[in-house]
c-di-GMP-I riboswitch aptamer from a Deltaproteobacteria bacterium, 77 nucleotides, folded computationally.
RNA sequence: CUCAGCUAAGGCCAAACCCAUCGCGAGGCGGGGACGGAAAGCCACGGGUCUUUAAGGAAGACAGCCGGGUUGCCUGA
Numbered sequence: 001c002u003c004a005g006c007u008a009a010g011g012c013c014a015a016a017c018c019c020a021u022c023g024c025g026a027g028g029c030g031g032g033g034a035c036g037g038a039a040a041g042c043c044a045c046g047g048g049u050c051u052u053u054a055a056g057g058a059a060g061a062c063a064g065c066c067g068g069g070u071u072g073c074c075u076g077a
Base pairs, nucleotide, nucleotide: 002077003076004075005074012037013036017032018031019030021028022027035064041070042069043068045067046066047065048062049061050060051059052058
């Protein structure tokens, strides 16, 4: 550096749901909680889904939907 994640260790994140709070909303943030995760770290770049809107347009949300970019722990080969 590349590939793999069967086993082990030290750790990490935290779905649903509940509480509080911000937002018209999708959702965000904090606490509890643990379904899962080897990038469930980060980036809305492509696709997708969702929200606001009568619709178009427009403005947004989701990185725990897929792809891509980028950084990275442990073990094994």
Lineage of the source: Bacteria > Pseudomonadati > Myxococcota > Myxococcia. It was read from a public genome assembly, where an Rfam model found it. The coordinates come from a structure-prediction model, not an experiment, and the mean pLDDT is 84.